This is a predicted structure of a 104-nucleotide RNA (SAM riboswitch aptamer (S box leader)) from Pontibacter oryzae. The coordinates come from a structure-prediction model, not an experiment, and the mean pLDDT is 83. The source organism's lineage runs through Bacteria, Pseudomonadati, Bacteroidota, Cytophagia and Pontibacter.
C1' cells in the first nucleotide's frame, strides 16, 4: 500500500525528558504554544472494533490484540440533491482523512 464493512457532536491527563513550532495533505479561517506546546518515556485513564463471558440480547467484562485521552475529524473547500430572504446563506449526500475488522 489497495479493497470492502462499520464508526467519528459523546468519553478519557500527571509526572519526567527534549526545546520550537504544532492542530494528517492544499488553501483560508482559527486555535494551542517558552506559564515548554508538538514528540518520547513512565504511571493514570476512556472506548468497547476484535478477543472472551453469555438468558444468543438494544446483553456482560475489561484480562487479552488494536485505538484513543484540546477545541465535532478543530472548521471551510471540487461536485450532487433539497430549501430560502439567492453574487450568497443553509441542510444533506458525496469526497478526503482516522481507527477497526476482514481479504489481498
Nucleotide at each position: 500500500g489497495a479493497u470492502u464493512u462499520a464508526u467519528a457532536a459523546a468519553g478519557a491527563a500527571g509526572a519526567g525528558g527534549c526545546g520550537a513550532g504544532a492542530g494528517a495533505u492544499u488553501a483560508g479561517g482559527c486555535u494551542c504554544u517558552a506559564u515548554g506546546a508538538c514528540c518520547c518515556u513512565c504511571u493514570g485513564g476512556c472506548a468497547a472494533c476484535c478477543u472472551c463471558c453469555g438468558g444468543u440480547a438494544u446483553g456482560g467484562u475489561a484480562a487479552g490484540g488494536u485505538g484513543c485521552c484540546a477545541a465535532u475529524u478543530c472548521c471551510u473547500a471540487a461536485c450532487c440533491u433539497g430549501g430560502c430572504u439567492c453574487g450568497g446563506c443553509u441542510a444533506g449526500g458525496g469526497c478526503a482523512u482516522a481507527u477497526a475488522a476482514a481479504u489481498u